Predicted 3D model of a 71-nucleotide RNA (transfer RNA) from Micromonospora pisi.
Its Rfam family is "tRNA". Its family is annotated with triplet codon-amino acid adaptor activity in the Gene Ontology. From the family's description: Transfer RNA (tRNA) molecules are approximately 80 nucleotides in length.
RNAcentral holds the sequence, with entries from ENA and Rfam.
NCBI's taxonomy places the organism under Bacteria, Bacillati, Micromonosporales, Micromonosporaceae, Micromonospora.
[in-house]
RNA sequence: UCCGGUGUCGUUCAACGGCAGGACGGGCGGCUGUUAACCGCCUAAUCGGGGUUCGAAUCCCUGCACCGGAG
Numbered sequence: 001u002c003c004g005g006u007g008u009c010g011u012u013c014a015a016c017g018g019c020a021g022g023a024c025g026g027g028c029g030g031c032u033g034u035u036a037a038c039c040g041c042c043u044a045a046u047c048g049g050g051g052u053u054c055g056a057a058u059c060c061c062u063g064c065a066c067c068g069g070a071g
Base pairs, nucleotide, nucleotide: 001070002069003068004067005066006065007064010024011023012022013021018054025043026042027041028040029039030038047063048062049061050060051059
């Protein structure tokens, strides 16, 4: 320098172009003689900037970061 992949709650993984969800974690409560386990509720996110569209995490352009490959 070129090619490909990835980027989403604190972590990990989902999401035909149409309400961003699960698990773990954290907080509060229930249950229990206590703790643990179990149950309920809450918590919190789309890498940046443009574009397309009635509508973008998703499609297009560009940049950035990480991983792999080529030279």